The part of an RNA shown here (small-subunit ribosomal RNA, central domain) has 350 nucleotides and comes from a metagenome. Its mean pLDDT, the model's own confidence on a scale to 100, is 86. The RNAcentral record of the full RNA draws on SILVA. Rfam family: Bacterial small subunit ribosomal RNA. Gene Ontology terms of the family: structural constituent of ribosome and ribosome.
Context: one part of a larger RNA
């Protein structure tokens, strides 16, 4: 390489957009590039294959013949693929009418709690632990009442509930704004799917600059524990956590399951919308579409399990894997302020 694979054994890129490329709906027409078929030419001889002959046979030699296939040429076919022009509406998109939502972003507001400050009451403890101590407190703590300040996070509602491509998103109100869903079927007429490179977004920690800092809290200090204790426990506490503008680009970035389309039993929850039944009306009940769960036919699977949200049956496109260690290391290159990230071996060894 071929083949075989990628939920858990090695293997789905963190996610999306999109260039080239690959692939692509229905029904006709035309030419005939691919495709199929006929014909002649050519592919030296030797060798290989088939028949015959000659050395006693064979090897060997001589002689005759044919096929398959390749190449270009030429005649024909038109089902499929491609091409051209002209069509269709089931894919896709637009339009109209709806309602749902912690989707994003900016601004404004709110209450509980915590800490601190001021004042009142009040007196000897508080705090902490397995037990203690460090710590705080007669310069009046802790407790309690009133007032004030600050920062961060938003209890209940809250739900295998909702939204988002993923990361993620939850107090209330307002502005701006993205997407999806349902119903109608007016419009376009294949405009589609995937996507090497490329681009954008991307938790936490980290970095740069300027702010902010209540609580928590790497580092650090102290008290304990212990043989020791650079820990677990306790008292403090700096970066950080927060905001703005940039950088960084990684995670068990997980459903450890790439995207799209079609098909293949059901049952039962739940969210959004519509229709029917019912009703005065709303519920209830039945059905449909879209999402989100559980259980399960067939089938698949090494098993576990998956099972219309497939890991079933198929097609298209991309990514990735090929024994363990060495190693996500070395070297080179690119990016980065740095930390480092991306790409990514070999010797050797089992």
């Nucleotide at each position: 390489u071929u083949g075989g694979g990628c939920g858990u054994a090695a293997a789905g890129a963190g996610u999306c957009c999109g260039u080239a490329g690959g692939u692509g709906g229905c029904a006709a027409u035309u030419a005939a590039a691919g495709u199929c078929u006929g014909u002649g030419g050519u592919c030296a001889a030797a060798g290989a294959c088939c028949g015959g002959a000659g050395c006693u046979u064979a090897a060997c030699u001589c002689u005759g013949g044919a096929a398959a296939g390749g190449c270009a040429a030429u005649g024909g076919a038109a089902a499929c693929u491609g091409a051209a022009g002209a069509g269709c509406u089931a894919g896709a998109g637009u339009u109209c009418g709806g309602g749902a939502g912690g989707g994003g972003u900016a601004g404004a507001g709110g209450g509980a709690a915590u800490u601190c400050c001021c004042a009142g009451u009040g007196u000897a403890g508080c705090g902490g632990u397995g037990a203690a101590a460090u710590g705080c407190g007669u310069a009046g703590a802790g407790a309690u009442u009133g007032g004030g300040a600050a920062g961060a996070a938003c209890a209940c509602c809250a739900g295998u509930g909702g939204c988002g491509a993923a990361g993620g998103c939850g107090c209330u109100c307002u502005g701006c704004u993205g997407g999806a869903c349902c119903g109608a079927a007016a419009c376009u007429g294949a405009c589609a799917c995937u996507g090497a490179g490329g681009g954008a977004c991307g938790a936490a920690a980290g970095c740069u600059a300027a702010g902010g800092u209540a609580g928590c809290g790497a580092a650090a200090g102290g008290g304990a524990u212990u043989a020791g204790a650079u820990a677990c426990c306790c008292c403090u506490g700096u970066a950080g956590u927060c905001u703005u503008a940039g950088c960084g680009g990684u995670a068990a970035a997980c459903g450890a399951u790439g995207g799209a389309u079609a098909c293949u039993a059901g049952g039962u929850g739940u969210a959004g919308u519509c229709u029917g039944u019912a009703u005065c009306g709303a519920c209830c009940c039945a059905g449909a579409c879209u999402g989100u769960g559980c259980c399960g036919a067939a089938g698949c699977u090494a098993a576990c399990g998956c099972g219309u949200u497939a890991a079933g049956u198929a097609u298209c496109c991309c990514g990735c894997c090929u024994g363990g260690g060495g190693a996500g290391u070395a070297c080179g290159c690119a990016c980065g302020c740095a930390a480092g990230u991306g790409u990514g071996a070999a010797a050797c060894u089992c």